[in-house]
RNA sequence: CGAGUCGACCGGGCGGCCGCGUCGAGGUCUUCGGACCUCGCCGAGGAAAGUCCGGGCUCCACAGGGCAAGGGUGGUUGCUAACGGCAACCCGGGGUGACCCGCGGGACAGUGCCACAGAAAACAGACCGCCAGCGGUUCGCCGCUGGUAAGGGUGAAACGGCGGUGUAAGAGACCACCAGCGCCGCGAGUGAUCGCGACGGCUAGGUAAACCCCACCCGGAGCAAGGUCAAGAGGGUGACCGGGAAACCGGUGACCUGCGCAGGCGUUCGAGGGCGGCCCGCCCGAGCCUGCGGGUAGACCGCACGAGCCUGUCGGCGACGGCAGGCCUAGAUGGAUGGUCGCCGGGCGGCGCGCAGGUGCCGCUCACAGAACCCGGCUUACAGGUCGGCUCGUCCG
Numbered sequence: 001c002g003a004g005u006c007g008a009c010c011g012g013g014c015g016g017c018c019g020c021g022u023c024g025a026g027g028u029c030u031u032c033g034g035a036c037c038u039c040g041c042c043g044a045g046g047a048a049a050g051u052c053c054g055g056g057c058u059c060c061a062c063a064g065g066g067c068a069a070g071g072g073u074g075g076u077u078g079c080u081a082a083c084g085g086c087a088a089c090c091c092g093g094g095g096u097g098a099c100c101c102g103c104g105g106g107a108c109a110g111u112g113c114c115a116c117a118g119a120a121a122a123c124a125g126a127c128c129g130c131c132a133g134c135g136g137u138u139c140g141c142c143g144c145u146g147g148u149a150a151g152g153g154u155g156a157a158a159c160g161g162c163g164g165u166g167u168a169a170g171a172g173a174c175c176a177c178c179a180g181c182g183c184c185g186c187g188a189g190u191g192a193u194c195g196c197g198a199c200g201g202c203u204a205g206g207u208a209a210a211c212c213c214c215a216c217c218c219g220g221a222g223c224a225a226g227g228u229c230a231a232g233a234g235g236g237u238g239a240c241c242g243g244g245a246a247a248c249c250g251g252u253g254a255c256c257u258g259c260g261c262a263g264g265c266g267u268u269c270g271a272g273g274g275c276g277g278c279c280c281g282c283c284c285g286a287g288c289c290u291g292c293g294g295g296u297a298g299a300c301c302g303c304a305c306g307a308g309c310c311u312g313u314c315g316g317c318g319a320c321g322g323c324a325g326g327c328c329u330a331g332a333u334g335g336a337u338g339g340u341c342g343c344c345g346g347g348c349g350g351c352g353c354g355c356a357g358g359u360g361c362c363g364c365u366c367a368c369a370g371a372a373c374c375c376g377g378c379u380u381a382c383a384g385g386u387c388g389g390c391u392c393g394u395c396c397g
Stems, first nucleotide, its partner, number of pairs: 001393010012344007020043002023040007045368001049379002052377005057222004064280004070218005075089005090104001091102004105213002110211002112207003127152002129148008160178002163175003179203001181200002184197005226301004234257004239252005259293007272284004308327008345366009
């Protein structure tokens, strides 16, 4: 200098003018509902997206035993509130390497599938062959019977490899050396696993991201969760005011109940409901169910102090954890942070100047994208820019 690989960060900046939202303070007005003014703090993201996982939180709800189904995960050890996440390592595969990839338990529980080609695709098999015997022969070979799977062919894959012994010809039939597998012993490691040694038989296809088996895990619903207040068509109780001789009529506001009609079942001999499905069991329970008609859709809470953030330090390979100190950073509800002007900056292209470093002008352009209960992850989108580690190649010293 070039190429590669892994990680982190920024993603427009500054200023003027006008304009927004919550909260706080001060003030003006008020029909007491609120309106307006000034000042101050704060005011979208690394993904706010997807809604794919895991939780916090809320309700069922104080929530037992069993059975089956369904779903999820799948090497080991750690981290974490947890996870299907993250870290480190092991094994397998790719790469010269840094690194990257893995639906990583089981094919001897069972059932499937492996097209075409090929004799044959699973305890499979004889197409071309090789050998022996018998027969025939135009002496080239042919037919039959038996043996064979070492050679050739087909294929992604054909019952270990290579060198020998042996044989009629062969064959782990046997032998030496390997690979694989199994058992045993020793060593390293928390472990997955790895290394070494000895023995053994001769070697038992692939596929589970096919069904399946095994191991472990799993209540349901969800902020439109869930609460409080008000209102409400009527009814009841009693109080006050006005009219009236009285009965009664009208109005105001308070308390309780709670929309009206019809039908069915039920009130401790339990209608109905709950415990993700079913059974048992347990619990709640005086109302519940069906049809028709009517009223309301308002205000507030939940709603931001959090498994929170930042700095330093200690422990750890690391994910992360401990300790100390500091900080409070949107909370809207038709939904707020915008508009405009100027300067600067980044990228691309063009025209020049300079030996070079560099520099002047012009044009175009500046990403993905907007909280809505919150948090930890994963996945997807992203113009351009900055920094760092490591690997390989080349050159110079």